Record summary
Pistol ribozyme, 74 nucleotides, folded computationally. The sequence is in RNAcentral, with records from ZWD. Rfam family: Pistol ribozyme. Gene Ontology term of the family: catalytic activity.

RNA sequence: AGUCGUCACAGCGACUAUAAAAAGGGCUUUAGGCUGUGAGCGUUACGCCCUGAGUAAUCAGGGCAUAGGUAGCC
Repeated sequence: AGUCGUCACAGCGACUAUAAAAAGGGCUUUAGGCUGUGAGCGUUACGCCCUGAGUAAUCAGGGCAUAGGUAGCC
């Protein structure tokens, strides 16, 4: 200097051409991703729609809308 830990800014940490991770203070907890603020990408719940399998019940994949946005202690 660059890349990465969902995105922006700040912090924390890792790596060196790769995009991961056992790192990101500790323990417990949560599906919830390192932390703060904002977002709402992933993700979770519910509803609707499409496709496929099936006699059906149902199962699998995808799309849309609404809601949530881990928590506690040191």